[in-house]
RNA sequence: GACCCAUCAGAAGCGCCAGAGCCUGCGCGGCGGAACGGGCUGUGCAGGACGACGAGGAGAAGGGAGUAUCGAAGGAUUCGGCGGAAGCCCUUCCGUGUCCACGGGCACGACAGAUGGUCAGACAAAUAUGCGGGCGACCGCAAAACAGAGAGGCCAUGACCGUGGGG
Numbered sequence: 001g002a003c004c005c006a007u008c009a010g011a012a013g014c015g016c017c018a019g020a021g022c023c024u025g026c027g028c029g030g031c032g033g034a035a036c037g038g039g040c041u042g043u044g045c046a047g048g049a050c051g052a053c054g055a056g057g058a059g060a061a062g063g064g065a066g067u068a069u070c071g072a073a074g075g076a077u078u079c080g081g082c083g084g085a086a087g088c089c090c091u092u093c094c095g096u097g098u099c100c101a102c103g104g105g106c107a108c109g110a111c112a113g114a115u116g117g118u119c120a121g122a123c124a125a126a127u128a129u130g131c132g133g134g135c136g137a138c139c140g141c142a143a144a145a146c147a148g149a150g151a152g153g154c155c156a157u158g159a160c161c162g163u164g165g166g167g
Base pairs, nucleotide, nucleotide: 014083015082016081017080019079022048023047024046025045026044027043028042029041030040031039053071054070055069059093060092061091062090063089064088094109095108096107097106098105099165100164101163102162103161104160114157115156116155117154118153119152129142130141131140132139133138
């Protein structure tokens, strides 16, 4: 120094890279040219860069499926692929709401009721810009700007059955 194994830590719109494309170097060929070099281009090898920008999202456990919500940017590679994941479906348990208790039903998840409408100039990062790094693809940093969904407020619709109790 390389490889293998084990352990630990970290990340959850998160991690990873073997394909295509991209960059650099070298070799070979083509175009062009009188010719070498340079240029353009193809190909092989080596090395490298990129490979989704944030917002939102978790009662507990188990199982299942597999393009898991929202917008922003970009003349559009944010291509393609692998693994995972708080979304989705099912089961059980815990809890909340349904006037109270218990049992059942239904809905929901500690902001604990859904559906529809409505309200706020609501809220972000990347891009772009500036500075810096790199031969380059590209990367890092800085200050400013700009979303939608969800959540929240309000309005409408809509919350049951049994026993006991309260009003």
The RNA shown here (glmS glucosamine-6-phosphate activated ribozyme aptamer) has 167 nucleotides. Its mean pLDDT, the model's own confidence on a scale to 100, is 79. Rfam family: glmS glucosamine-6-phosphate activated ribozyme aptamer. Rfam describes the family as follows. This entry contains a glucosamine-6-phosphate activated ribozyme that is found in the mRNA for GlmS. GlmS is an enzyme that uses fructose-6-phosphate and glutamine to generate glucosamine-6-phosphate. The ribozyme catalyses self cleavage of the glmS mRNA that is thought to regulate GlmS activity.